Bacterial RNase P class A from Pseudoalteromonas sp. SWXJZ10B, 365 nucleotides, folded computationally. Its Rfam family is "Bacterial RNase P class A". It is annotated as a ribozyme. The organism belongs to Pseudoalteromonas, within Bacteria. The coordinates come from a structure-prediction model, not an experiment, and the mean pLDDT is 75. RNAcentral holds the sequence, with entries from ENA. The gene name in the source record is rnpB.

RNA sequence: GAGUCAGCCAAGAUGAUCGCUGCCUGUGACGAAAAUGAUCAGGGGGAGGAAAGUCCGGGCUCCAUAGGGCAGAGUGCCAGCUAACGGCUGGGGGGCGUGAGCCUACGACAAGUGCAGCAGAGAGGAGACCGCCAAUCUUCGGAUUGGUAAGGGUGAAAGGGUGCGGUAAGAGCGCACCGGGCCGCUAGUAAUAGUCGGUUGCAAGGUAAACUCCACUCGGAGCAAGACCAAAUAGGGUUCCUUAUGGCGUGGCCCACGUUGGAACCGGGUAGGUUGCUUGAGCCAUAGAGCGAUUUAUGGCCUAGACGAAUGAUUAUCACUUUCUUCGGAAAGGACAAAACCCGGCUUAUACGGCUGACUCACUC
Numbered sequence: 001g002a003g004u005c006a007g008c009c010a011a012g013a014u015g016a017u018c019g020c021u022g023c024c025u026g027u028g029a030c031g032a033a034a035a036u037g038a039u040c041a042g043g044g045g046g047a048g049g050a051a052a053g054u055c056c057g058g059g060c061u062c063c064a065u066a067g068g069g070c071a072g073a074g075u076g077c078c079a080g081c082u083a084a085c086g087g088c089u090g091g092g093g094g095g096c097g098u099g100a101g102c103c104u105a106c107g108a109c110a111a112g113u114g115c116a117g118c119a120g121a122g123a124g125g126a127g128a129c130c131g132c133c134a135a136u137c138u139u140c141g142g143a144u145u146g147g148u149a150a151g152g153g154u155g156a157a158a159g160g161g162u163g164c165g166g167u168a169a170g171a172g173c174g175c176a177c178c179g180g181g182c183c184g185c186u187a188g189u190a191a192u193a194g195u196c197g198g199u200u201g202c203a204a205g206g207u208a209a210a211c212u213c214c215a216c217u218c219g220g221a222g223c224a225a226g227a228c229c230a231a232a233u234a235g236g237g238u239u240c241c242u243u244a245u246g247g248c249g250u251g252g253c254c255c256a257c258g259u260u261g262g263a264a265c266c267g268g269g270u271a272g273g274u275u276g277c278u279u280g281a282g283c284c285a286u287a288g289a290g291c292g293a294u295u296u297a298u299g300g301c302c303u304a305g306a307c308g309a310a311u312g313a314u315u316a317u318c319a320c321u322u323u324c325u326u327c328g329g330a331a332a333g334g335a336c337a338a339a340a341c342c343c344g345g346c347u348u349a350u351a352c353g354g355c356u357g358a359c360u361c362a363c364u365c
Stems, first nucleotide, its partner, number of pairs: 001361009012318007020046002023043004048336001052347002055345005060222004072218005077091005092106001093104004107213002112211002114207002129152002131148007160178006179202001180200005185194003226275004236266006246260005282301008320333005
């Protein structure tokens, strides 16, 4: 200098003007007064790193529940962290990369069941197309029967690999080395590992995000949860009163027409309102423990709480990027997206930028 890998930060800054929202202070309309607090003025607050997707986990609330099981769902190497997790940290095995580093549901197919296109003789306690070997026959080209699985061929995959011996030809048939299984030893909390020791000719191939088996976890619904106050109208219950030749309404009265008990009390409940609501597994700083996730102590801080759902718009200067330039400057641009009970994660989106550490290659000293 070029190309990479990992982690983190920020989400333009400062003013001016006009607005929005809820809190505090003052004002105090309506009202007899109190209370409530309309209106107006001032003050100090007012989105995010993902507020998103709603995919996991928890708090909180109500319902259910003696305990346990079945069904169903989920998780699946080991250890730790945590309120909890399918998250995170550290470690092991496997794969990829020259490397920094990245990916990994990674228990069991020797309980049972299932599945496997094409090719191929054969896809499973398997199998013989070519080949090799022996016997018999022969028209001397070969044929038939048997043995075999070293070599060829098919396939993603064909019952360990190399060599020597052995044999009619061959074969773990025998042996050596390598690999594998089992038992032990050593190291490690463990997963697991080993130039370790013994033993076993090597054993029924693959597939469980196929059914299944094994181990572990899980009661359901959600702030539209739940709690409180409570109109108009309609309906319910209790008590008392009234009888239908009655009562009420229209009407001065009769006729007529319409309607059908009245009053008090009680609780349920709709609209609506209040609450739940933001002090919390909280944030910041310092120190300690730990490789780390995390945790402990001390000190400081209070940082949106709306519901037809506020958090905005315009403009000035500066900063950044791009283009043009007469080098004075001019023009254009600014992502993803926006709280809705609250937290811990994961995943996805993201303009212009900034910082730290590591790796590879080339060159110079």